Model confidence (mean pLDDT): 89 of 100. Predicted 3D model of a 350-nucleotide part of an RNA (small-subunit ribosomal RNA, central domain) from a metagenome.

Context: one part of a larger RNA
Order: sequence, then C1' cells, then structure tokens
RNA sequence: CUGGGCGUAAAGCGCGUGUAGGCGGCCUGGCGGGUCAGGUGUGAAAUCCCUUGGCUUAACCAAGGAAUUGCGCUUGAAACUACCAGGCUUGAGUGCGGGAGAGGAAAGUGGAAUUCCCAGUGUAGCGGUGAAAUGCGUAGAUAUUGGGAGGAACACCGGUGGCGAAGGCGGCUUUCUGGACCGCUACUGACGCUGAGACGCGAAAGCUAGGGGAGCAAACGGGAUUAGAUACCCCGGUAGUCCUAGCCGUAAACGAUGGGCACUUGGUGUAGCGGGUAUCGACCCCUGCUGUGCCGAAGCUAACGCAUUAAGUGCCCCGCCUGGGGAGUACGGUCGCAAGACUGAAACUC
Repeated sequence: CUGGGCGUAAAGCGCGUGUAGGCGGCCUGGCGGGUCAGGUGUGAAAUCCCUUGGCUUAACCAAGGAAUUGCGCUUGAAACUACCAGGCUUGAGUGCGGGAGAGGAAAGUGGAAUUCCCAGUGUAGCGGUGAAAUGCGUAGAUAUUGGGAGGAACACCGGUGGCGAAGGCGGCUUUCUGGACCGCUACUGACGCUGAGACGCGAAAGCUAGGGGAGCAAACGGGAUUAGAUACCCCGGUAGUCCUAGCCGUAAACGAUGGGCACUUGGUGUAGCGGGUAUCGACCCCUGCUGUGCCGAAGCUAACGCAUUAAGUGCCCCGCCUGGGGAGUACGGUCGCAAGACUGAAACUC
C1' cells in the first nucleotide's frame, strides 16, 4: 500500500465537547473545475503484441501496423459532483403547553442501628468456634432501663423500575442547575453527521495538605488449624474508608458489541406522555411516540447465538487488528510529588 476483519478466535479509544478534514436533504437558474465525447499535437528508438519478409528451421534479424492506458491544445455535452445565485421544509434547531426522573452542586434536617461515656436494676459469667483458645468480666462485664456524645450509611417503598455521555446516582426539605420525553405545528431555513489533533469528565485503590474517625479494615500482634500455615477460622488493630482543596487517569471502565441515518414478519411484559372508545368517574379495550426487558420469522453467524435496542440489509465518518512467547518489557519522548500512566520496539525462540 492492498485485502480481509474487530460480541466470545488478534482487534471498538472508559466517556463526552469539538478544530482541521471527510461525507451530506428537495427544487430552479447559471457556470463548465471534476466528468464524458470528438478533433489535433505529443507520448524517441529498441522491447512486448499482430501481420508479412530474410538467414535450410528456430533463436536471431528486418519492414509495416497496433499499443504506449499519459499529458497539452481545441470544439462540444450538462445528467452527476464542485462553485455562484435564488427558493423550499421533510433533516437539524427554536418557541409555546405539559407531566416523569436515586441527573448534577450547595445548605439544612430525620429516624433505626453499631460503638463509647454517665446513671439505675442485677450477678457470674460473656464472647467466639467445626471444636477451642487468645479476648472481655467480681475494680461488677454480658443482659436490661434512662440520659448523653460522635461518625458513617440510609431498612421498608425498591421493581430484568427510573435518571445520566460514561464513570455513576437511593432518607427528607429548600435553593441553584443540566438533559431527555410527549403534545401543538407558530418560527429559523440544511444551520447537518462524524471527528485526526486538542480540551474536559472519569469507579476503586494510591498521593499532598488540613480536618474527622462510630463501624469496617490492608499492614501488624495474638489465638487456633496444620507436617508447615508468612493463609482460610477466631480475638484485637493502624493506614484507609468520611469531609475540604489539589493530584493520579487506571479497570472484566463489559452489552467484552464506536457514532449517525434509512430500511426489513411478529408475540408478550414494563416505565413516561398522548389520541380514540367506554363510563357519572377511575379502570378495561383499541391505538401513536419515546425508553427498557423477554421470546422468536426471514436473514446473518465457525458455532454459541444476534434478531426493529441487530451481530440482518445499505450508506457516511472515526478508532483498532494482522501468529504465540519475548512484552505492554527495553530504549527514547511526554505527563506525574511519587506510585506510575501514555506512546511502544528488537534480538532470540516456537
């Protein structure tokens, strides 16, 4: 470079915003860059191909033709594409009217439970395990009642329920704030899709500084188990887990499935909004849009399976793969306080 691929065989960036670029709806007119047709010039010769001819043949040689897929000039065509001008509304967006939601940020607040402290009742055990022991307890524990302190998490509702781009989000109230959906079609008039770089977000753990610390708990100590037991079990327990500010930038960051648009039999749940029918009314029944599940036609698939939420049928754009090990290593570079992250080989070997 080309081909074939990327759910599970190697392969979808963790996710978004968006620059360049690539791609892009319907109609009319213009233009004639791309495109197409004709003419013409050039495209050295030899070589290759075709037809003849010359060496007895062939190789070889000669002549003529074709070809030289290209480029220049010129005359035209105008469907497509580009460009210019004008218009349109179905793509996209705005407006108006609605309801749903653990979407985000901040402040406040509630009850249950654990632990600790004080006081009352009360007495010899409690706790823990497969069984025990370490441990706690006559300096009064465990249990129970009342009061208090403090931190963290929010039972029931709760749901193959909801929201968010992903990570993720769950007591209640208030304030600020993002997005989606439904309905009406009033407005703009292609304003769109994707997105190399870039920028932002990004669980847990970890790091820096300052707070906080109830429970849990790496490390660590002890008790058991065992041949041993640097474990599994038990008693303790520090970082950490929590908050504020700032780093880190990873993950089985998974649907192991990039984004957008269009098309392609069905059935059955569920969430939000609407229309019709029915009714006094709510249900019920029929139906539209959006989301989320299950089962399955065609089709696809190596199979498993996927199947209008496609892994089916097509188009556009990006990312990535190219045998296993060596190796996500070395070196270099960039970033980071560090841990390390990103980029990322080769020798050698099978």

It matches the Rfam family "Bacterial small subunit ribosomal RNA".
The RNAcentral record of the full RNA draws on SILVA.